[in-house]
Context: one part of a larger RNA
Molecule: small-subunit ribosomal RNA, 5' domain
Organism: uncultured delta proteobacterium
RNA sequence: GAACGAACGCUGGCGGCGUGCUUAACACAUGCAAGUCGAACGAGAUUUUCUUCGGAAAAAUAGAGUGGCGCACGGGUGAGUAACGCGUAGGUAUCUACCCUUAUAUUUGGGAUAACAUUGGGAAACUGGUGCUAAUACCGAAUACCUCUGUUGGGAGAAAGGUGGCCUUCAUGAAGCUACCGUAUAGGGAUGAGCCUGCGUACCAUUAGCUAGUAGGUGGGGUAACGGCCCACCUAGGCAACGAUGGUUAGCGGGUCUGAGAGGAUGAUCCGCCACACUGGAACUGGAACACGGACCAGACUCCUACGGGAGGCAGCAGUGAGGAAUAUUGCGCAAUGGGGGAAACCCUGACGCAGCGACGCCGCGUGAGUGAGGAAGGUCUUCGGAUCGUAAAGCUCUGUCAGAAGGGAAGAAUGUUACGUAGUUAAUACCUGCGUAAUUUGACGGUACCUUCAGAGGAAGCACCGGCUAACUCCGUGCCAGCAGCCGCGGUAAUACGGAGGGUGCGAGCGUUGUUC
Numbered sequence: 001g002a003a004c005g006a007a008c009g010c011u012g013g014c015g016g017c018g019u020g021c022u023u024a025a026c027a028c029a030u031g032c033a034a035g036u037c038g039a040a041c042g043a044g045a046u047u048u049u050c051u052u053c054g055g056a057a058a059a060a061u062a063g064a065g066u067g068g069c070g071c072a073c074g075g076g077u078g079a080g081u082a083a084c085g086c087g088u089a090g091g092u093a094u095c096u097a098c099c100c101u102u103a104u105a106u107u108u109g110g111g112a113u114a115a116c117a118u119u120g121g122g123a124a125a126c127u128g129g130u131g132c133u134a135a136u137a138c139c140g141a142a143u144a145c146c147u148c149u150g151u152u153g154g155g156a157g158a159a160a161g162g163u164g165g166c167c168u169u170c171a172u173g174a175a176g177c178u179a180c181c182g183u184a185u186a187g188g189g190a191u192g193a194g195c196c197u198g199c200g201u202a203c204c205a206u207u208a209g210c211u212a213g214u215a216g217g218u219g220g221g222g223u224a225a226c227g228g229c230c231c232a233c234c235u236a237g238g239c240a241a242c243g244a245u246g247g248u249u250a251g252c253g254g255g256u257c258u259g260a261g262a263g264g265a266u267g268a269u270c271c272g273c274c275a276c277a278c279u280g281g282a283a284c285u286g287g288a289a290c291a292c293g294g295a296c297c298a299g300a301c302u303c304c305u306a307c308g309g310g311a312g313g314c315a316g317c318a319g320u321g322a323g324g325a326a327u328a329u330u331g332c333g334c335a336a337u338g339g340g341g342g343a344a345a346c347c348c349u350g351a352c353g354c355a356g357c358g359a360c361g362c363c364g365c366g367u368g369a370g371u372g373a374g375g376a377a378g379g380u381c382u383u384c385g386g387a388u389c390g391u392a393a394a395g396c397u398c399u400g401u402c403a404g405a406a407g408g409g410a411a412g413a414a415u416g417u418u419a420c421g422u423a424g425u426u427a428a429u430a431c432c433u434g435c436g437u438a439a440u441u442u443g444a445c446g447g448u449a450c451c452u453u454c455a456g457a458g459g460a461a462g463c464a465c466c467g468g469c470u471a472a473c474u475c476c477g478u479g480c481c482a483g484c485a486g487c488c489g490c491g492g493u494a495a496u497a498c499g500g501a502g503g504g505u506g507c508g509a510g511c512g513u514u515g516u517u518c
Stems, first nucleotide, its partner, number of pairs: 001518004006514005013365006019358002021323001026321003030318003035069003040066002045061002047058004076276003085201008094193002099189008107141004116131006161181006168174001202248003209239003214236008251273004255266004278299004301312004329355001331354003337351001338349004368398004378389004402459001404454005412445001416440009462507005467488003473502005483490002
C1' cells in the first nucleotide's frame, strides 16, 4: 500500500447492488418448511331433483381409509475424514424409477383385508376380538420374448386396468370399434449412479519399524457388479528412509486476497463433489437410502403420566436462551423461475421471488451556484504598524438534484378458460391431439420504479492528524507531574511531541483504532 463475512470509538442525508453466528455439530417454546391423485377403489356425510315417502338418480364439496407416485430432489451444516475423500486423466466386471424411441402383448381365474358395523382393554399413546366389502392391493393358471444347462429335449418364468366418443341390441345389462392415459416383456437412447486405476493433495523422525484376513493362490458364498467383500483349505508373504506405522491439524476443488511475476495466504457468499442429521449401531422399503422433518435397538437429555407406561430431536425458514468483540423479521406471495402429484383445472412448495433490519462492503448523488471589500463584527496572533480566519459571512441575483406534498403510472404475463377455423388420428364430420385467430382471465413486490407539478437554500459534515519518518505552526496551561508513543523518542519553567485554543493538512458520509493475510 492492498484486502476483510470483521469488531470497537466518534459521527451519520439519500439511493442501487451485494452481504450478515467466523464463537457452543450448545439446548430449544411456538408457527410453518412434502404432499398429491375421485380419470385406481369401496363405503358413509352434506346439498339438489324426483318420489308410490319405502327409496332412487345426479352433481359437487370437505374429511377418514385401501392403492399409486413423490418423500433419496430441493434446503442446512462442516463435526468427522490426510482418504480413490477431492482434483485431473483414463477404464468397465455393473445398475438406472420417471423421460424419448422400436416391437409385441394386455388372456383366464381365486382368496382376503382396511374403511364400515359391533364389542372389549388403556389415563394417554394406542390396541385386541367378531362380522361385511372393493380395487391399477395380493395370489394362481395360460402364453411370450429372455436366461441357464449337455441342445433330441427338459427346467424356471409377465401383466391391470381407467376415462371419453361412436355403433349394435331389447330399455337396462352386455358385446364390438376407436382415441388418450396406463400395465407387462424385450431392444436402443438419454440421464444419473456404483466400482477400479495412473498422477497430484498439510505438519512432526523430539513418531522407525508396521502387519494373521495380514499378502497371494484354489474352491465356494455374497453383490447390480470386480474383489479377502466373506468363508474353508494351501503358501508365507505384504508395506517401509522415494517416509510405512503413529501423532497433530484440516472437508476438497472452481475460486478469493495479495503480488510485476514466481509465489504466499485462504476456501464466507455463488457453482461442483464429499460427509453428517441428538450420540452409537444394525436393517426394512425402494430404481436409488442404510434415509435431516421414516422405522427398530441402546445411551444422554427434555417433557407428559392415573406410576402401569408414553412423547421428542431447528447443522430447514423465522424466532428464544446460552456462549461471544460480534452477525437480521416469530414479514408478504406462489405473480415469475424451478420442483412434486394430477389427463387437466388445480393443489403443495420458508426452494424461490420480494419486502424489513444493519454505513457491513462496493458504487452513485447531495448537503447549493454566481456575484459580493466597508477586506464588517468577532476570534487568534502581533514587533501594536498590522497580519490572519477571508469572498469566507451578510447583502443581491439564481437553480431545484435528494428528502417533502399533490397528480398520473409501468415492464416483469408466458399461461389458463371459452368460441371459431385448420391439420393429424379414425370406419367417422364423435372424441382426442397439434397449430392459428378472437374474447376474457392471472402481479407478492406496489400505487413501487418512472414522469409531471408545487413550495423553498430551506431538512442534510464529520473524523483523524500537524517533532522526524509524513502533507500540515503559533499562543496559553502544565513543569520528568499530568500525560503521549507505530519506531526514534517527548515532558525536570518560554514543550511546533502532554492538555486547550486559533490556524493548517489529509480523507469525506464517513474517518480513525484494533485484529488477520499478502